Predicted 3D model of a 72-nucleotide RNA (transfer RNA) from Mogibacterium sp. It was read from a public genome assembly. The coordinates come from a structure-prediction model, not an experiment, and the mean pLDDT is 84. Rfam family: tRNA. It is annotated as a transfer RNA. Its Rfam clan is "tRNA clan".
[in-house]
RNA sequence: GCUGCUGUAGCUUAAUGGCAGAGCACUUCAUUCGUAACGAAGCGGUUGGGGGUUCGACUCCCCCCAGCAGCU
Numbered sequence: 001g002c003u004g005c006u007g008u009a010g011c012u013u014a015a016u017g018g019c020a021g022a023g024c025a026c027u028u029c030a031u032u033c034g035u036a037a038c039g040a041a042g043c044g045g046u047u048g049g050g051g052g053u054u055c056g057a058c059u060c061c062c063c064c065c066a067g068c069a070g071c072u
Base pairs, nucleotide, nucleotide: 001071002070003069004068005067006066007065010024011023012022013021018055026042027041028040029039048064049063050062051061052060
């Protein structure tokens, strides 16, 4: 330098172009002599950045950034 893959909540991840969800973590409550576990409720997302297509984009297209792999 070229090609491919990946990027979504603090972490691990789901989502066939049609309301962005889950588990763990965190907070509060309940339980306990107390802690842990279990239970209930809650908080947390400009979906890596920019642009385009579309009535509508995590999803399709282009550019850029970061990481990984391969080729040279």